[in-house]
Predicted 3D model of a 473-nucleotide part of an RNA (small-subunit ribosomal RNA, 3' major domain) from an uncultured bacterium. Its mean pLDDT, the model's own confidence on a scale to 100, is 85. RNAcentral holds the full RNA, with entries from ENA and SILVA. It matches the Rfam family "Bacterial small subunit ribosomal RNA". Gene Ontology terms of the family: ribosome and structural constituent of ribosome.

Context: one part of a larger RNA
Parts: sequence; C1' cells; structure tokens
RNA sequence: UGACGGGGGCCCGCACAAGCGGUGGAGCAUGUGGUUUAAUUCGACGCAACGCGCAGAACCUUACCUGGUCUUGACAUCCUAGGAACCUGCUAGAGAUAGCGGGGUGCCCGCAAGGGAACCUAGAGACAGGUGCUGCAUGGCUGUCGUCAGCUCGUGUCGUGAGAUGUUGGGUUAAGUCCCGCAACGAGCGCAACCCCUACCUUUAGUUGCUGCGCAAGCAGAUCUCUAGAGGGACUGCCGGUGUUAAACCGGAGGAAGGUGGGGAUGACGUCAAGUCCUCAUGGCCUUUAUGACCAGGGCUACACACGUGCUACAAUGGCCGGUACAAAGCGCUGCAAACUCGCGAGAGUGAGCUAAUCGCAUAAAACCGGUCUCAGUUCGGAUUGGAGUCUGCAACUCGACUCCAUGAAGUCGGAAUCGCUAGUAAUCGAAGAUCAGCACGCUUCGGUGAAUACGUUCCCGGGCCUUGUACA
Repeated sequence: UGACGGGGGCCCGCACAAGCGGUGGAGCAUGUGGUUUAAUUCGACGCAACGCGCAGAACCUUACCUGGUCUUGACAUCCUAGGAACCUGCUAGAGAUAGCGGGGUGCCCGCAAGGGAACCUAGAGACAGGUGCUGCAUGGCUGUCGUCAGCUCGUGUCGUGAGAUGUUGGGUUAAGUCCCGCAACGAGCGCAACCCCUACCUUUAGUUGCUGCGCAAGCAGAUCUCUAGAGGGACUGCCGGUGUUAAACCGGAGGAAGGUGGGGAUGACGUCAAGUCCUCAUGGCCUUUAUGACCAGGGCUACACACGUGCUACAAUGGCCGGUACAAAGCGCUGCAAACUCGCGAGAGUGAGCUAAUCGCAUAAAACCGGUCUCAGUUCGGAUUGGAGUCUGCAACUCGACUCCAUGAAGUCGGAAUCGCUAGUAAUCGAAGAUCAGCACGCUUCGGUGAAUACGUUCCCGGGCCUUGUACA
C1' cells in the first nucleotide's frame, strides 16, 4: 500500500421489511446430468452453465455412427496436353459413381494460319484440406462485479524508502455532483450533458391519410385526427422557508410535463489464467490413400431416474353458447392473398387487388350484454390412446405441424425451501416479427385492461467511503 475480520462509523440497492403474483406437488414442452447406445457430435458448470451457442436436427444442416467409395483431391494458385462453355438421353447401382451416346459452338486480336481470356477434361508435382489438440501460447468479440462511482496523471510539497498528499475533512448529491475548508495547484479516463424514442404546443406540407356529399365511380375542403420535416418548451428560471451570505434541501405558483419528466443507446482503470481455436483470424503440435473428401442409411428425437426453465390446469372473479365494441407495431412479388364456391374442420378450387398510409395478412383477445351449468373429479381439466383426414416437402416409419370423431389420465392450490416486481410497473389479455419449404408453450417487439405496498434500515445478501486490528501478500 492492499486484502481480510462472526471490528467500528456513515451511506446505497426489490437487499430485508410491507405487499402482489409465482416456482417447489400434477400433466406436458424444453435444456442439462446420469444411464443406455454402433453413434446418442461438440462446447457452456455457483451467482455470471442448464427454452444457453441453436433466429427453428425428417434429407440437407451435421461436426457423430455403420456401410459403399476417392486420393493433387469437394475448394485455391501455378505447369503441360486436349477440348469452348453448355444442354440432354439410355444402362448398372441405395447413391456417390461408372459405361455408351445425341445436340452445340460463342467473346477478343488476326486476311489466314494461329494466338489469348473464361470454362471443362486428363496428367505431373509444388501444395490443398482438417468443426483435429492447446482459450493455460494469442488477436478479436463477449459475460461479470456494475451504469457501481470510482481509476489515475503532471508539477509541487512531505518521507532515507516503499509511498503519502491531491482523492482526506464539514455539508450536499443519483454521482470524485456541487459548495466551503485545506500543501497543494491543475489535468485525464469515467459521472452528467450532447444522440434516439416518448409526453405538450407552434409552424410547413396534405396523398394513398382526414372531413363533408354521393348507391358507386368520384367531387369538394384544409378545420380536426394522423403522417413527417423545422422550431419552441424545463433552466431550481420565479416565490416563501431552512441552510454558512454557499452548494443544496423542503413547500408553493404557473405549466402538458418539475427538480435526472419516463424509456433506450452509452459500461472508466481493472477482476475472474471467466467464456469462445466449433463464427472468424492466428503461433505451436498432430494428421496427409486420412484426423481430408463424396454418398446412402441411421443418430443428435434413446429412458429406471435426478435437476433447471416454461406452458396448461386444479375452476363460479369460472366453463360453454349467442350477440356487440375498441388497438399498436410489423410483414408481403419464388410473396401477401380479398370476394365467391366446396368441406363440420384443418383446408381445397378459382383468383380481384397490391412492389403497398392505396391491396392483403387481419374477425384482436381479455372486456361488455343475454342465456345456461350449481360445487361434482363436474358442461372443471385436458394428458394418453384408437380411427379418419389436411398441408408442406423427392420423402413425414424411425422423427413434422394441424383438423375431425371417439377416449377422458394426473390434478381439489402444492413440504423444507426459493424467485420476480415500486407504476402504466406487477398481474392478466391478445397481436406481430426474425429463423423458416414445413415446424414456437422458446426468443424479440407491440399494444389492451390495470393493482397492492414501502413503518423503517435491527437483521440476511451485494456494494461504496472513512477508520481500526492483523503471525496474510
């Protein structure tokens, strides 16, 4: 100087407390461990691994296994010889591949012969290749402490020195934020602000949007909504009080908004030899008729069990039936698909319109109104299983999603324990998107309805500052 303490002081955080809803019990989905397997590819392991890499494993993906094959190679550069490329048929085979054919000649230079570029085939070797190992050789990227308020430097001063001071102290703040004091005076990286969205107003602009008229085509308008450009607006600016005449705090006015208005992006010096050699890059090592490459099939989907994360429930604040209403944000040409017809339905047929403020996906659902059920393993719950189908796709057996009929399991609110959340939040309700042929209870966005509680900081956890002890570094 640090680190540590079941030392002390001050302070903060959904850390506790006060509340609301869950998890832990059930069924299912999903990830992991274990076991099994020819293979169940690999990585991730307290917080910070476990709906994680995977924004989507039937083939492909795919790295794994079995079998069949290739050896200058699936891919790159160079050399030689031949041929343009390319399109296409038949046979064998699971295919990779092998054999036999058919069509077909382009571009540039040149009168021509020929040469060149690009591509294909054969050959030789230099070499290619490796999701093989090492994240404890690395770059880059990322997680975490933590959006915590800290981490340092120059000069000066003090100390033999390691170092100290500044950065400590008194107040204050979300903040090393600001003020005052002070052997310090300044500065840098962080904080804050500058950026984006959102809440109010003005202005400009009105089509595809809005308003009015009309059956419609359309016509008229520029008020309102909205869209999207430019501005304004909030700064403790004003008033009162407290405070050291300070910084600031408390209350108030005005205001759409008040003291960081709300949200996002933004992550200091560093820590964990944290994670990643399987995104990529890369040192070293290993491999080279194989640890490379191609193909078919299988596996990653197994199942006594254990754990994590979710979904659906156990019902009456509910289930079912009928009727009625109100969003936002997205996406669409290999696409979104209206209307119509058929089907109980998943869907099918046909196909208007739309490169989209124009057309479509697209009826939002909870909600509201009326009816019914009357506390039961039920008109709750929907697992499981049988049958019949639809769609995507060469192909749904292993192993897809959905529909209809039948079946109708566990489950009556969950032990010890444990998680999230402080406001348009929790809870609850739907919608869209990425990935994607198909496949979402996951993820990421979007809006609808919309609470309760916080006395307080003794205690648990984590963190910041000062101080003290130490046989620790």